RNA sequence: GGGGGAUUAGCUCAGUUGGGAGAGCGCCUGCCUUGCAAGCAGGAGGUCAGCGGUUCAACUCCGCUAUCCUCCA
Repeated sequence: GGGGGAUUAGCUCAGUUGGGAGAGCGCCUGCCUUGCAAGCAGGAGGUCAGCGGUUCAACUCCGCUAUCCUCCA
C1' cells in the first nucleotide's frame, strides 16, 4: 500500500423482507434472610462508531472517514 471482517446498553453479544431497538451478566429498588449469597418481583441504562446519500421510512442498502482484527505484498 491492497483485500476481507468487526463497531448495537457498563461488559459479552443477538438482531433476514427496510417499519417493535433486544438478551445474558452487571447496576438500582422491594420481598425473602439474624446477616450475606442465591432466589422472586420491578426498574434505570442506547447518538445502533462518525459524516453524507438512497427511500414515505435506515441498526439494516450505498459511499467516505475513524478505530480494532486478519490475510497478501